[in-house]
RNA sequence: UCCGAUAAAGGCAAACCCGGCGAAAGCCGGCGACGCAAAGUCAUGGAUCUACCGUCAUGCGAAUGACCAGGAUCGCCAGGCUGCCGAAG
Numbered sequence: 001u002c003c004g005a006u007a008a009a010g011g012c013a014a015a016c017c018c019g020g021c022g023a024a025a026g027c028c029g030g031c032g033a034c035g036c037a038a039a040g041u042c043a044u045g046g047a048u049c050u051a052c053c054g055u056c057a058u059g060c061g062a063a064u065g066a067c068c069a070g071g072a073u074c075g076c077c078a079g080g081c082u083g084c085c086g087a088a089g
C1' cells in the first nucleotide's frame, strides 16, 4: 500500500411517525435503526425524480399534454479531494 476480522474505540442513520420549509421532487429538526468501512465531502460525467417559470400543441375558455431553463438525489453508478482503527493474507 492492497485489504477489511463474529477485533477494539468511536461514527453515520433507511422506512414509519411528529413538527417546519418547498409548486413539486425533496430538504431541515425530533423520534427510530434497515443498513453502511468512507452512508465523510464535491452535482464533474452518466442515471433517476421533479417542472413554479418558459416554449410549443390542443382548446371559446377553464385547462390539458409534450419539451425544457432551473431544482433534487453522493444511502443509484463512476470520478475528484480528505479520513478513524488494525488481525489474517
Base pairs, nucleotide, nucleotide: 002089003086004085011036012035017030018029019028020027021026034075040081041080042079044078045077046076047073048072049071050070054067055066056065057064058063

Predicted 3D model of an 89-nucleotide RNA (c-di-GMP-I-GGC riboswitch aptamer) from an uncultured Anaerolineae bacterium. The sequence was found by an Rfam model in a public genome assembly. Rfam family: c-di-GMP-I-GGC riboswitch aptamer. The family has 40 seed sequences and 1,298 matches in Rfam 15.1. Rfam links the family to the GO term cyclic-di-GMP binding. Its mean pLDDT, the model's own confidence on a scale to 100, is 89.